[in-house]
Context: one part of a larger RNA
RNA sequence: CUACGGGUGAAGGAACUAGGCAAAAUGGUACCGUAACUUCGGGAGAAGGUACGCCCUUCUGGGUGGUCACGUGCGUGACUGAGCUCGGAGGGGCCGCAGAUACCAGGCCCCUGCGACUGUUUAUCAAAAACAUAGCACUCUGCAAACACGAAAGUGGACGUAUAGGGUGUGACACCUGCCCGGUGCUGGAAGGUUAAGGGGAACUGUGAGUGUAUGCGUAGCGGUGAACUUAAGCCCCAGUAAACGGCGGUGGUAACUAUAACGGUCCUAAGGUAGCGAAAUUCCUUGUCGGGUAAGUUCCGACCCGCACGAAAGGCGUAACGAUCUGGGCACUGUCUCGGAGAGAGGCUCG
Repeated sequence: CUACGGGUGAAGGAACUAGGCAAAAUGGUACCGUAACUUCGGGAGAAGGUACGCCCUUCUGGGUGGUCACGUGCGUGACUGAGCUCGGAGGGGCCGCAGAUACCAGGCCCCUGCGACUGUUUAUCAAAAACAUAGCACUCUGCAAACACGAAAGUGGACGUAUAGGGUGUGACACCUGCCCGGUGCUGGAAGGUUAAGGGGAACUGUGAGUGUAUGCGUAGCGGUGAACUUAAGCCCCAGUAAACGGCGGUGGUAACUAUAACGGUCCUAAGGUAGCGAAAUUCCUUGUCGGGUAAGUUCCGACCCGCACGAAAGGCGUAACGAUCUGGGCACUGUCUCGGAGAGAGGCUCG
């Protein structure tokens, strides 16, 4: 000297830093004691305290005996009792700085976001708020089920049968889940319009017996083209359906200070965002404004609401418990820091 592992420390104690990252601190057993909130289970080891060694002694409980009585798979009661052993309570004393003496061995509290929870995940930079979940809802499926794999046979579904099985969304629980069916989708309807192949075969045409002096005309048959008419689903059409895909306005005026607009006018729409929440994991302007916390706070918490651009199962809003989760604050504690130091080890380095 070191991306090395550990111990120590005056005074201060987070001033460090993106952030207490790291370290320190807490730590056992018994007893006392324990808040908000709560789904009454929890929260909780909440928090916060006290005791703890060894010696002597007193009392006391359990186990391990004997005799007797009752009982008969177990046991109960009485009397007696030397020791050994496992505890409990009290009194007195002893030592050290320190008695859970080493090892071992929770730091705690408060507010908030998200997700109910246990669980799962990017083998090898992400463990989470992502996935899953029980619960909820819609939808399909009557059994040779729907659906899936497979040219098929067949198999899964299921040796199940709608309290079953498949698909989709949401995601415990509490309170709820508003309006719009015009577009797209799905379901149902069948009067009319449109519509394929097929059926149909009018008409035209090639050839041509024959016929005519001739340009030509032209039976049948065999060919080619082919109109009307007939004809399904679908589409158009008519309804239903949003826990289907989705959507949920603008403008100017008005109250006896001002401001604002309960009110009415007008345009447009399928309908114009209800409850609840709201500068939010969403707020551009923005470090919005006010309050709290700090000496000082772009973060945080509580409010306000002109929501650039929340909003109700791509769920809305709450929520006890839970979380190696995210944000903010506090106590304790510390070499994180003020600000560095001294020392033991390992490596390196020098010499051999």
Molecule: large-subunit ribosomal RNA, domain IV
Organism: Misgurnus anguillicaudatus